The part of an RNA shown here (small-subunit ribosomal RNA, 3' major domain) has 474 nucleotides and comes from Solanum bulbocastanum. NCBI's taxonomy places the organism under Eukaryota, Solanales, Solanaceae, Solaneae, Solanum. Its mean pLDDT, the model's own confidence on a scale to 100, is 82. It matches the Rfam family "Bacterial small subunit ribosomal RNA". Rfam links the family to the GO terms structural constituent of ribosome and ribosome.
Context: one part of a larger RNA
This record gives sequence, structure tokens and C1' cells, in this order.
RNA sequence: UGACGGGGGCCAGACAAGCGGUGGAGCAUGUGGUUUAAUUCGAUGCAAAGCGAGAACCUUACCAGGGCUUGACAUGCCGCAAAUCCUCUUGAAAGAGAGGGGUGCCUUCAGGAACGCGAACACAAGUGGUACAUGGUUGUCGUUAGCUCGUGCCGUAAGGUGUUGGGUUAAGUCCCACAACGAGCGCAACCCUCGUGUUUAGUUGCCAUCGUUGAGUUUGGAACCCUGAACAGACUGCCGGUGAUAAGCCGGAGGAAGGUGAGGAUGACGUCAAGUCAUCAUGCCCCUUAUGCCCUGGGCGACACACGUGCUAUAAUGGCCGGGACAAAGGGUCGCGAUCCCGCGAGGGUGAGCUAACCCCAAAAACACAUCCUCAGUUUGAAUUGCAGGCUGCAACUCGCCUGCAUGAAGCCGGAAUCGCUAGUAAUCGCCGAUCAGCCAUACGAUGGUGAAUUCGUUCUCAGGCCUUAUACA
Repeated sequence: UGACGGGGGCCAGACAAGCGGUGGAGCAUGUGGUUUAAUUCGAUGCAAAGCGAGAACCUUACCAGGGCUUGACAUGCCGCAAAUCCUCUUGAAAGAGAGGGGUGCCUUCAGGAACGCGAACACAAGUGGUACAUGGUUGUCGUUAGCUCGUGCCGUAAGGUGUUGGGUUAAGUCCCACAACGAGCGCAACCCUCGUGUUUAGUUGCCAUCGUUGAGUUUGGAACCCUGAACAGACUGCCGGUGAUAAGCCGGAGGAAGGUGAGGAUGACGUCAAGUCAUCAUGCCCCUUAUGCCCUGGGCGACACACGUGCUAUAAUGGCCGGGACAAAGGGUCGCGAUCCCGCGAGGGUGAGCUAACCCCAAAAACACAUCCUCAGUUUGAAUUGCAGGCUGCAACUCGCCUGCAUGAAGCCGGAAUCGCUAGUAAUCGCCGAUCAGCCAUACGAUGGUGAAUUCGUUCUCAGGCCUUAUACA
């Protein structure tokens, strides 16, 4: 100087106070294990496990079988021939074999360009190994308040001081003191969204009018709503108290908003030889008629079991049925698809409008009103299974989604333990998007509707920061 202590002090996460879960059930999904020809590979405490990642073929890297060997792809050299196209045989396909048609562009008429075929070689290829050789990138401590430097001073030196002390703050934030004086990376601010107002601009949006009461359309307006753009506004600025006449803290006024207004983006020096050679790049090693390449089929979807994350429930604050009301944010031309007709329905036919503030997806759902059920394994719960259908797609057997009828398991609130959340939050309710032919999405990301309870406090648990102290540790 660090590290460490079942040492001390301070702090705020955490605990506490509350609300809702997980752990018990069924299912979905990921992982381990086992199995398998293969169940491709990676990720493994927090910081792996609805993670990389929308697996029927493809993807796909795995397995079986059938094939290729200058190769699916690139450059170089030589030769032939334009190329695209059509038909037949064989084959599971890849491919192999045969026939037909047909000649183009530039041109100095030698040839050249593009594409195709063939041969030999340099080479290609590798999701093969090593993340403990690496770049790049990411997680984590942690958005925690820390990490350092120049000069000076102290010490023989390692090093110290500054960065400590008294206050204060979300903060090494600021003030005061001080052998220190300054500075840098962090903090904060500058950036984006939301909350208020002003100005400006009004179409496809808004308001009024005409006309229909279904969409639409005519005329007028710029006040409102809304949508863009530009500004204003919040700074402890004002008042009182407190404090050391400081920094600040407490209360108040005004204000849409008050002391960081709310949320996001932003992640210091470093730690974990943390993750990734399978995004990509790359050193070295390895393979080269195979560890490369093409194809068909299978597998990644297995199933005694164990774990994680979720969804649906266990009901009356509920379930079923009927008509009724109110969003925000998104997406749409290989697309969204209105209307009308058919079908119990999934859907089918038709195909208006829309490259979208115009048309469409689109029905918001919880909710309120009204009917039935009356505490039951039930009009709860929906798993499982049978039959009949629809859609996408060459193709739904392994292995898709959806619909109708029938079937109607477990489950009556969950042991030890454990998780999230402090306000428009938790809880609850739908809606949308990316990926995407379709979809195993109950996931992920966004969006609004309804909308709580509690916080005495720092005694205790766990992890961390600062100061201090002990140490047979380095």
C1' cells in the first nucleotide's frame, strides 16, 4: 500500500410496512440427464436455462443412403463452343445419357466481351480445433461515485499528501479549513420523449353548414381539437425560518410543473484469462477423392426423471348469454382487403378503396345495463382423446395452425424456501409490431384502458461505498 476480521462509526441499496406472485395442478417453452444412426453446436451462481433462434423441405451445421473431386464460389493459363430454350430415357433426387431448334453484341475481320462446356495445375473450400494466441463486440460489479495526473512538499525507500477533517448532497455535489496549488476521465448539464403556454402553418385532420341519418359529398371558417415547426417556461429565482454572514436544509407564495418535474439514451479507471474463432475478421494447428461440395429421407420435436421461465386455472369481486359505450401506438402493393353472397364456424366466392392524418387490418377488452346459474368438482376448469372439416405450402405421417360436434383429467390457493414492485407504479384488461408462405407466440418488443395498498424506521439478513482499527496474510 492492499486484502481480510463471527472489530467500530457513517451512508444508502437491502430489510421492514404493504400488494401480487413462484414453489403444489394441467399445459407451453428452455436446460440437465437418459435414450438414439443422429437426437448438430454454443451459453452453466448472481451475470446459463421463452438465451444465440419463427427447425415440416429449405434453414441445418447432425445421421443414413445415393453421388462429385480444380470442385457450389474466386483469380490466372489453354482449347472448344455464343447463351437462354424445347423434347425423350434413366433415377428417390442430385445427376447421367440422347435428340431438336437457334444465332446475337463490339470489331482494325486478327480477334474481343458476356455466358456455357472440357483438361492439367497453382489453388478453392472447412459452422474443423484453440475466446487460455487475438481484433471487434457484449455481459457484470454499476449509473455505484469513484479512478488518476502535473508541479510542489514529506519519507532512505515502497509510498504519502492532494482525494483527509467540519458541514452538505443523489453525487470526489458544493462550502469552509488544511503543504498543498491546479488539472483530466467520470457526476451534473448539453440530446430525445411526456407534461403548460405563445407564435406560425391548416390537408387527407378539426368546426359549422347542405344532404343523409350508412358510408359519402357541397359551401364556408382558422376560434377549438389535433398534427408538424420555432420559441417561452423552473433558476432554490422570491418570502420566512435555520445554519458559521457559507454550502445547504425546512416551510410558504406564485405556477401546468418545485427543488434532479417524470421516463429514456448516455456506462470512468478497472474486475471476472467472464461470453463469443458458429455474425464477421484473424495468428497458429488440422483436413484436401475429404473434416470440402450436391441430393433424398430422417433428426434437431425422443422421454423413467430433475431444474428454470411462463400461460391457464382452482371460481360468485365469478361463469354463460343479449344488445350498448370509450383508446393509444403500429402495419399494409409479391400487400391491407371494405361491401354483398355461401357456410354453424374456421373459411370460400366477389373484388370497391388505399403507395395511406384519406382506404383497410379494426372487433378494443376489462366496463356499465339486463337474463340465467346459487357454492357443487358445478352452467367451475379446460387438459386429453375420437370424428368431421378449413387454410398455407411441391409436400402437414414423423412434425403446422385454425374450426365444429362429442369427450370432460388434474386442480378447492399450494411445505421448506423464494421473486417483483414506492404512483399513473403494482395488479388487471385488451390492441399492435418484428421475424414470417404457414406456424407450434402462452415468447419478445411496443401501446393505451381501469387503477390500489404501504413506507414506524435502520435493530436484524445479504451485498457495496467511505473513514478508522487489529492482523503470525501478500